[in-house]
RNA sequence: CUAAAUUUGUCGCCGAAGUUGUGUUUCACAACACGGGGGAACCAGUUUCCUGCGGAUCGCAGGACCGGGGCUUAUCUGAAUUUCAGAAGAAGACUUCUUCGCUUCCAGCCCGUCAGCUAACCUCGUAGGCGCCACGAAGAAGGGCA
Numbered sequence: 001c002u003a004a005a006u007u008u009g010u011c012g013c014c015g016a017a018g019u020u021g022u023g024u025u026u027c028a029c030a031a032c033a034c035g036g037g038g039g040a041a042c043c044a045g046u047u048u049c050c051u052g053c054g055g056a057u058c059g060c061a062g063g064a065c066c067g068g069g070g071c072u073u074a075u076c077u078g079a080a081u082u083u084c085a086g087a088a089g090a091a092g093a094c095u096u097c098u099u100c101g102c103u104u105c106c107a108g109c110c111c112g113u114c115a116g117c118u119a120a121c122c123u124c125g126u127a128g129g130c131g132c133c134a135c136g137a138a139g140a141a142g143g144g145c146a
Base pairs, nucleotide, nucleotide: 011131012130013129014128018032019031020030021029022028023027033126034125035124036123037122038121043116048064049063050062051061052060053059054058067114068111069110070109071108075087076086077085078084079083089105090104091103092102094142095141096140097139098138099137100136101135
C1' cells in the first nucleotide's frame, strides 16, 4: 500500500414481517399499521373399486386407494434421465404508473382424508436472509435535498 475476514453504526434490498406505548424489561402485553386462514345466502360443484344389506341403474354400512387443500412469483409443457429449453409468473437505490433493453429467481414449508365462493363473525403472523454505488434508459405525476 492492497486484499480478505470479524464487530459496530449508517444507508439500502427480497419479504406481510413495522411503529409506538406499558410492565414484573434481552421477555410479555396492548394499540395502530401491514399480511394470511376459517366462515352464510345466492351461485358453483357432486372421485373410483370391492363386500354386505335393502324398498335395487338408487340408498346405507364396512374396507381399499394413485385423495384433497394452504402460505409463496415459485406453476405448466417438452424432451432428456435428474439436466436443459420454452411459456407463464416474480425481483432489481427517491415513490407510483407506462414502455424498451439487461441481469437474476422460478425454491421451501405446512394441514392430515378435511376446508369452493362467502356478509356478519372467529382466528393466526409481524420471521428469516442479503447488499456496499449496489441494472441502464425514455415519458408522466408526486416527494426530498441543494
A computed fold for a 146-nucleotide RNA from an Acidobacteriota bacterium, annotated as c-di-AMP riboswitch aptamer (ydaO/yuaA leader). Its mean pLDDT, the model's own confidence on a scale to 100, is 77.